[in-house]
RNA sequence: GGGGGUAUGGCCUAGCCUGGAUAAGGCGUGCGACUUCUAAUCGCACGAUCGUGGGUUCAAAUCCCACUGCCCUCG
Numbered sequence: 001g002g003g004g005g006u007a008u009g010g011c012c013u014a015g016c017c018u019g020g021a022u023a024a025g026g027c028g029u030g031c032g033a034c035u036u037c038u039a040a041u042c043g044c045a046c047g048a049u050c051g052u053g054g055g056u057u058c059a060a061a062u063c064c065c066a067c068u069g070c071c072c073u074c075g
Base pairs, nucleotide, nucleotide: 001074002073003072004071005070006069007068010027011026012025013024020058028046029045030044031043032042033041051067052066053065054064055063
């Protein structure tokens, strides 16, 4: 340098192909219930402008372009 994959809360993961109303679930954290206490269980709450910039569109995590990080591969 060529090709491919990947990037979404503090962590893990879904959603992307086929655009649509408040981005879903688990872990975690805080509070509460339960318990003699703790654990477990249950309830409530917290938290992501979706890697960056631009474009298309009434509307973009999703489509298009460029770039960046990481992984694999070819030379």